Annotation:
The RNA shown here (transfer RNA) has 73 nucleotides and comes from a Gemmataceae bacterium. The coordinates come from a structure-prediction model, not an experiment, and the mean pLDDT is 84. Rfam family: tRNA. By type it is a transfer RNA. RNAcentral holds the sequence, with entries from ENA.
RNA sequence: GGUCCUGUAGCCCAGUGGCGAAGGCGCCUCCUUGACGUGGAGGAGAUCGGUGGUUCGAGUCCACCCAGGAUCA
Repeated sequence: GGUCCUGUAGCCCAGUGGCGAAGGCGCCUCCUUGACGUGGAGGAGAUCGGUGGUUCGAGUCCACCCAGGAUCA
């Protein structure tokens, strides 16, 4: 340098163009305990890597860029 894949909450991830972006771990509050842990109930936290474009409507499709990875030289 060519080709391909990935990028969504602190971490791991789901999400075939159409309500308010699902879930697990973690975090906070309460109950339970002598206390911790376990268990139970509730809660906060992501406008989806960036900029444009297509569309009535984009996390999803397209272009470029950024970051990481695989592969070919």